Formats: sequence, C1' cells, structure tokens
RNA sequence: CGAGUCGGUCAGGCGAUCGCUCCCAACCAUCUCUCGAGCUGGUUGGGGGAGGAAAGUCCGGGCUCCGCAGGGCAGAGUGCCAGGUAACGCCUGGGGGGCGCGAGCCUACGGAAAGUGCAACAGAAAGGAAACCGCCCGGCCACUCCCGAGUGGCCGGGUAAGGGUGAAAAGGUGCGGUAAGAGCGCACCGCGCGGCUGGUAACAGGCGUGGCGAUGGUAAACCCCACUCGGAGCAAGACCAAAUAGGAAUCCGUCAGCUGUGGCCCGCAGUGGAUUCGGGUAGGUCGCUACAGGCAGGUGGUGACACCUGUCGCAGAUGAAUGAUCGUCCUCGACAGAACCCGGCUUAUCGACCGACUCUUUUU
Repeated sequence: CGAGUCGGUCAGGCGAUCGCUCCCAACCAUCUCUCGAGCUGGUUGGGGGAGGAAAGUCCGGGCUCCGCAGGGCAGAGUGCCAGGUAACGCCUGGGGGGCGCGAGCCUACGGAAAGUGCAACAGAAAGGAAACCGCCCGGCCACUCCCGAGUGGCCGGGUAAGGGUGAAAAGGUGCGGUAAGAGCGCACCGCGCGGCUGGUAACAGGCGUGGCGAUGGUAAACCCCACUCGGAGCAAGACCAAAUAGGAAUCCGUCAGCUGUGGCCCGCAGUGGAUUCGGGUAGGUCGCUACAGGCAGGUGGUGACACCUGUCGCAGAUGAAUGAUCGUCCUCGACAGAACCCGGCUUAUCGACCGACUCUUUUU
C1' cells in the first nucleotide's frame, strides 16, 4: 500500500418567511353556577414535536378485565454448562463439534442399551444382513510334458485378508501366524467398564482392565426424558350524557340442562333454557405517557450487568399533527412515519466517520 474481521457513532446541515399540533402563562368573550370557579372559542408570549429500524406481529413482559384463581388429560414451547434480566426462544462468558492461513464465524448441541419407522439405485448382502469375482484344501476328468509338475473344467469343504458396488459393508494401521485367512495373537489408536486429577459445571487429561457385536446412520422422523405454560387484549377497561320497549310470541322445563375468556374431564359458583319477530344507542372524557426512563461520574465484575451520587423531563394525534417556499453548504442523502408502553429477535437500507485486530507484498 492492498485485502479482510469485529465493535461503535450519525441519519443531510444552516438561515429566513408563512402554516400544523400539544403543553404552560397572561388577557378578552359566550354559556353555566354554590360568585369562587368550570367548559368552549380567540389574541399574545414561551417551550416541545416520528425511527435505527417506528416495519414484521415472531417471542417476553408491564397494565386492564374475566375466571373458586383448584386438580388432571391432551396440546404447545425450549433443549450443552454457568451467569445476567421483570421475563424470554434474548444477551454474556465458557465447553463440544464444524469452517477459515488468520483475526474470527456458525451451531435445531438432552437420549439410538425403551420401542417403532426410514434409507432410491447399485451391490452377493443394508442391521442379529453375506458370498459376485477371488484365495486355500481334498476328490474326479481331459490335455501338455523333461515321470515331477503345469493348464482347463466339475463336485465337496474352509474363508471374509484382496477386488468390485455404494454415502455407509462384521473398528483402523502395522507386524507375526495360518493350508489360505480372520483380534487368531501382539503394538499403537478407537470402543466398553472401573477409578484418579483439574474445573461450580458442561468437559479435559492420565492410569488400569477387557479382545471388544453394545454390529452403523437418522429423533429439523414418531417417540422417551427434563423444565416451562389460565385466557382475552387499549377496538382491554372505567366514567359521563342521551335515547328506547325492564318488549312480544311459541316450545321445552325445574334432580335435568345451560352459563362461567383455548379443547376435554372432575370440582366449585350461578341460574330456567331454546327459537322467531321487533326497538334504541354507536356522542364525549379518562386510559394517553414519570418510567423495569435518559445522560454524566464513581465502585464491583472477564463480560452481559448491578449498586451509589448528581442531573434532565425528550410526541400524545384520533378521517389521523412537523408541511410549503427561498437562499446557501456538502460527503448530494437510501430504507422509510409513533397510535398503550417497554426488553429482544428478524427483515430492508444511501453513505460518511472512529477504534482495535489479522493476512499478503515492499521498504527500513
């Protein structure tokens, strides 16, 4: 110099004019009234006004309401260990496995000796599965010939070391042994069992022992195991005002049945049930932003984070508020707009800047 890896910050800037919305203060006006105030409207001044993802609605909660909030079944979720957190399927650190020269990255990572299932084709054979080619021994026949053998064919027995098929074939490599072979024996590795050391643990390392079929794979297949799980959701819910019809008819009927916020059963609580016809309202206020809150400093911790001190108040619309014009600067601006709130994850994305680390090459 170049190529990379990880982490962090910003989200066009500045000025002027007009406009929108919320809060606060003062003043004015209408109305109401308990004469103090309140609702509504206007004027002036001051202050605030969309995001890193506001998106997805995928997780977890705060909050509100229902439920005797209890027990069970089914179902669903998570799945190495230890921490963090209100909690989580999130985050941090560590372990195992895999990828990368490396900085680093990925991980759906409990169990295959509980059981069931699945694996095309090829191959002799795909899980208590074997002999296609082959190797060895014995017998028979034929041919050649140097009377020993060699070659070919058939039958019987032994074998799974060599070859082939396949993703995978009765642990791997080497030596010995055998008629030829085979853990048949031995050495090392692998596997099972036992125990020791280190570590909170996941796990790592050593030692001893057994020739050793736990004959392999797959659980993001069914399944088994461990832990967790009421439901519905701001269109939740509370209050105010207004209006109507506390309506009518039919059937069944008080041990039944029905209702009670995912399904089923038990329990508990309440209670007549079902069907048809018909009527009124859908307006306003609250919820609605001060919180598991932001920022700065300190202490503790590898870290996520926790604690202490100080400081700040940073949108609350409701047919839906921040827009328009002009000037200027520049790195020329993408993805894109809150609707109860918060912690995460995932997806989209123009660029700019900062820090740490790795590798190739060159120079000193």

The RNA shown here (Bacterial RNase P class A) has 364 nucleotides and comes from a Pseudomonadales bacterium. Its Rfam family is "Bacterial RNase P class A". It is annotated as a ribozyme. It was read from a public genome assembly, where an Rfam model found it.